[in-house]
RNA sequence: GGGUGAUUAGCUCAGAGGUUUAGAGCAGCUGAUUUACAAUCAAAAGGUCGCUGGUUCAAAUCCAGCAUCACCCA
Numbered sequence: 001g002g003g004u005g006a007u008u009a010g011c012u013c014a015g016a017g018g019u020u021u022a023g024a025g026c027a028g029c030u031g032a033u034u035u036a037c038a039a040u041c042a043a044a045a046g047g048u049c050g051c052u053g054g055u056u057c058a059a060a061u062c063c064a065g066c067a068u069c070a071c072c073c074a
Stems, first nucleotide, its partner, number of pairs: 001073007010026004018057001030042003050066005
């Protein structure tokens, strides 16, 4: 330099153009339980969907460029 894949919550991931208003598990916070801790139960919080543009009535989703990471080729 060329190619492929990935980027969504603190972590691991789902979501294949409208179908609820972006969800799940784990972690963390609060409460219950306990002498206390763990486990369990309940509730709430946490996201400019990597960035910038484009297509579309409508984009996390499609397209282009850029950035970062992994792998392959040279």
A computed fold for a 74-nucleotide RNA from a Blattabacteriaceae bacterium, annotated as transfer RNA. Its Rfam family is "tRNA". The same sequence occurs in records of 2 taxa. The RNAcentral record of the sequence draws on ENA and MGnify. The source organism's lineage runs through Bacteria, Pseudomonadati, Bacteroidota, Flavobacteriia and Blattabacteriaceae. Its mean pLDDT, the model's own confidence on a scale to 100, is 82.